[in-house]
Context: one part of a larger RNA
């Protein structure tokens, strides 16, 4: 390569839109590209493969005879199968119609509780902290409580292996714009499909520019203390940051360590959102079904351990990726970023 492979062993892209590519329902018919069969021509010789053939005493060398040279073009056919033309269909897809959930997404504005300052008012000697201290803070009146006041963050209860989103991620309360989902119905369309190199877009945190803001919280630093030391763990302070708006960075244990898709294979037993029927004055109960999220648990599967209608079984179809350990996610060269750096990524040596 080819094979085997990819939850934990090396290996699923961070997630999503999509183009080329692959692949791609059901059903008539033409074509006859692909595929299949026949015939002809052609694959120089040598190489190679075979022979109870021949020649050197043998063999190795050499003849010879078949063969191969797995090919290719011509021509004639075949028509299930792909392909391709044209023509139908309705169950994939998707549209309308009636309904419904929801922390999906941006924007405004408004709340009440805490923190912390700040003014005033009672009130005195402590407060704060810790294993235990001690920095620190207080007679210039702290702490402790009462009232007013400013100011930025986060929204307790509700809160639930609930809910929604492609992932990352989303939680206070109205409005306002806005994606997506699911039932039901089968009216409309008539394969319009899945996959997705490249591309484009999205993307916690931390980091960067620039302008704002800064209550709490806190790397960095300054003390106290621990200690043999203590550049830590415990205390006290504290600035970047955190926060908004605009633009970058583009990576995470981006995890379900499981790529997407469709179809098939036992069930039991929660919960969330619908539909339908029982029953009912009516809500619940109860049966059925459809979608989502869990725990158990047969066949099968695995090395084990688990998985198991939300597959890691059982098959198809497209991607992405692995291929001893270390040197290495390094060098060195591109590309991109302001930079921090991403990204693509080696060999020498070496066990």
């Nucleotide at each position: 390569c080819u094979g085997g492979g990819u939850g934990u062993a090396a290996a699923g892209g961070g997630c999503g839109u999509g183009u080329a590519g692959g692949c791609g329902g059901u059903u008539u018919g033409g074509u006859a590209a692909g595929u299949c069969c026949a015939a002809u021509g052609u694959g120089a010789a040598a190489u190679c493969a075979u022979c109870a053939u021949c020649g050197c005493u043998c063999a190795a060398c050499g003849a010879g005879a078949u063969g191969u040279c797995c090919g290719c073009a011509u021509u004639g056919g075949a028509u299930a199968c792909u392909g391709u033309c044209a023509g139908a269909c309705u169950u994939g897809a998707g549209u309308g119609c009636a309904g419904a959930a929801g922390a999906g997404a941006g924007a405004a504005a408004c709340g009440g509780a805490a923190u912390u300052c700040c003014u005033g008012g009672u009130g005195u000697a402590g407060c704060g902290g810790u294993g235990g201290a001690a920095u620190g803070u207080g007679u210039a009146g702290a702490u402790a409580u009462c009232a007013g006041g400013a100011g930025g963050a986060a929204c307790a209860c509700c809160u639930g292996u609930g809910g929604c989103g492609a992932a990352g991620g989303c939680g206070g309360u109205u409005u306002c714009u806005u994606g997506g989902u699911c039932u039901g119905u089968u009216a409309c369309u008539g394969a319009c499909g899945c996959u997705g190199a490249g591309g484009c877009g999205c993307g916690a945190a931390a980091g960067c520019u620039a302008g704002g803001g800064g209550a709490g919280c806190a790397a960095a630093c300054c003390g106290g203390a621990u200690u043999a030391g203590a550049u830590a763990c415990c205390c006290g302070g504290g600035u970047a940051g955190u926060c908004c708006u605009a633009g970058c960075c583009g990576u995470a244990a981006a995890c379900g360590a499981u790529g997407g898709a469709u179809a098939c294979u036992a069930g039991g037993u929660g919960u969330g959102g619908g539909a339908g029927g029982u029953a009912u004055c009516g809500a619940c109960c109860c049966c059925u079904u459809c979608c989502g999220u869990g725990c158990c648990g047969u066949a099968g599967u695995u090395a084990a351990c688990g998985c198991a209608u939300u597959a890691a079984g059982u098959a198809u179809c497209c991607c992405a990726c692995c291929u001893g350990g270390g040197g290495a996610g390094u060098a060195c060269g591109g590309u991109c970023g302001c930079a921090a750096g991403a990204c693509u990524g080696a060999a020498a040596c070496u066990c």